A computed fold for a 72-nucleotide RNA from a Holosporaceae bacterium, annotated as transfer RNA.
It matches the Rfam family "tRNA". Rfam classes the family as a transfer RNA. Rfam links the family to the GO term triplet codon-amino acid adaptor activity.
Its mean pLDDT, the model's own confidence on a scale to 100, is 81.
RNA sequence: GGGCGUAUAGCUCAGCGGUAGAGCACUACGUUGACAUCGUAGUGGCCGCAGGUUCGAUCCCUGCUGCGCCCA
Repeated sequence: GGGCGUAUAGCUCAGCGGUAGAGCACUACGUUGACAUCGUAGUGGCCGCAGGUUCGAUCCCUGCUGCGCCCA
């Protein structure tokens, strides 16, 4: 330099173009003499950045950035 993949909650990941979810973690309450486990409820996202298409974009297209892999 060229090609491919990837970027979504604190972490690991889902998410057929129509108001964004799970597990773990965290908080409160219940349970216990206390802790843990367990149960219930809750907090936490302008979906990497900038444009484009569309009535509408996390999703499609282009560029950029970070990371990973391959080729040279």